[in-house]
RNA sequence: CUCUUAUCCAGAGUGGCGGAGGGAACGGCCCUGGGAAGCCCGGCAACCCACCGCGUCUGAGGGCAAGCCCCGCGCGGUAUGGUGCCAACGCCGUCAGACCGCACAGCGGUCUGACCGAUGAGAG
Numbered sequence: 001c002u003c004u005u006a007u008c009c010a011g012a013g014u015g016g017c018g019g020a021g022g023g024a025a026c027g028g029c030c031c032u033g034g035g036a037a038g039c040c041c042g043g044c045a046a047c048c049c050a051c052c053g054c055g056u057c058u059g060a061g062g063g064c065a066a067g068c069c070c071c072g073c074g075c076g077g078u079a080u081g082g083u084g085c086c087a088a089c090g091c092c093g094u095c096a097g098a099c100c101g102c103a104c105a106g107c108g109g110u111c112u113g114a115c116c117g118a119u120g121a122g123a124g
Stems, first nucleotide, its partner, number of pairs: 001124008013041001015040003021031003025094004042086003047082002050078007059071001061070003090116001095113008
């Protein structure tokens, strides 16, 4: 960098350093010296690893003479490890469709899908 797949309306600091920017792109609209980015600490979450509990043997899985055990799967939990995340729904819109409204070459609203993007896991 490319591909596959899951998730993206929940959650997270009155801390320290730092000093002007930040919210992917574009258009908006916002945040910010009552201090942005970044770094540290702290926190959230539970995707991956790990561990624990319960269920499941119609899971045509493996072992056993049998109680049962192992593996798999489902649900719940823990949070030492690997990431991630900590304004606003992925802040809103951007393309298409459906429905509704209006002062109807158009504008606005609701919903659905696509595109793009972010993060995890796997592959190249």